[in-house]
C1' cells in the first nucleotide's frame, strides 16, 4: 500500500435492506414489600446513532469523504 467488517444509553445488542420525530436485555436511581441483605413488584433518568458533507419535505437508515478498532492479503526484515 490493498481488500472485508465494525461504529447507536455505562455495558452488551437490535433497527438500516424498504428513509418517517431511538428500541431490548444487564446496569443505575427512587419507592413499597422485608428485622437487614438478597429476590421482586412499580415507576424514573440516561443516547446532537464515530465526524464532516450530499440528496430529501424529512437520513441511524442512501451517496461522497475522513478517523478509529477488528480480520485478510501484499510488501520489507
Nucleotide at each position: 500500500c490493498g481488500g472485508g467488517g465494525u461504529g447507536u444509553a455505562g455495558c452488551g445488542c437490535a433497527g438500516c435492506u424498504u428513509g418517517g420525530u431511538a428500541g431490548c436485555g444487564c446496569g443505575u436511581c427512587u419507592g413499597c414489600u422485608u428485622u437487614g441483605g438478597g429476590a421482586g413488584c412499580a415507576g424514573a433518568a440516561g443516547g446532537c446513532c464515530c465526524a464532516g458533507g450530499g440528496u430529501u419535505c424529512a437520513a441511524a437508515u442512501c451517496c461522497c469523504u475522513g478517523c478509529a478498532c477488528c480480520c485478510c492479503g501484499a510488501c520489507c526484515a